[in-house]
Parts: sequence; structure tokens; C1' cells
RNA sequence: ACAAAUGGGAGCUAGGGUUCCGGUCCGCAUCGCCAGCGUGCAUGCGGAUGUCUGGUCCGAGAGCGCCCGGCCUCGCGCGGCAUGGCGGGGCUACACGGAGGGAUAAAAGCCCGGGAGAG
Repeated sequence: ACAAAUGGGAGCUAGGGUUCCGGUCCGCAUCGCCAGCGUGCAUGCGGAUGUCUGGUCCGAGAGCGCCCGGCCUCGCGCGGCAUGGCGGGGCUACACGGAGGGAUAAAAGCCCGGGAGAG
């Protein structure tokens, strides 16, 4: 000076919105026995609202712990040699980051992306 690689999985969290459930608000209809008029903290239907704590849902490379895998090492045991088997321990580091686009109902620390760029 130039480059490459950062193993996988599910769970959860920060965060995220609004399909569905619930909440709230509005409208309409209904209101046990004959007729008329009406009310609601009632029932049904429709609409709006995430500037509704929620349930469901999405969810981190640079968040969390766990499992699997990988590497190193120690022990046990088998054996003709070797691959291999069982168990214990250790390591698996570091990591600033847009704009824009994409998916889904929608958004996002999701995906493009350990990308561009910065250092």
C1' cells in the first nucleotide's frame, strides 16, 4: 500500500406498526306482552381512531442469554494400526454507519446491508 473472511438455529428484548382481537369515539337499527313516544353505562351492524398501556403480528451483524456447529486441550476406554467413541475445560474476537429502495395489513434497529461511505 492492497485485500479477504466474519458458521447456523430457534427463543426473547429494545424498537415497530395496525391485518385480526380488544379499547375509545361516531352513525344507523332494535327495544318482552294492545297502541304511541322515547332512553341507555343494552344488543346488532357499519365507519373512524395506533396521538389506544394492551393480546396477536414483525423484530436486530454491530441487543440478551441458550442450543448446534467449528477450533484448542485434558481424561476415560477400545484396539493390530488408523479414522472414530464417551466425558470435562477453554476459545468462537471486534464492529461508526447513511440517503434511497423492498416485503408484508403496515412500519421498523426487518431485508438490500458487516452494502455505499467514515475511521
A computed fold for a 119-nucleotide RNA from Derxia gummosa DSM 723, annotated as Guanidine-I riboswitch aptamer. The prediction has a mean pLDDT of 80. Rfam family: Guanidine-I riboswitch aptamer. Rfam's curators write: This family represents a conserved RNA structure found upstream of the ykkC and yxkD genes in Bacillus subtilis and related genes in other bacteria. The function of this family is unclear although it has been suggested that it may function to switch on efflux pumps and detoxification systems in response to harmful environmental molecules. NCBI's taxonomy places the organism under Bacteria, Pseudomonadati, Burkholderiales, Alcaligenaceae, Derxia gummosa. RNAcentral holds the sequence, with entries from Rfam.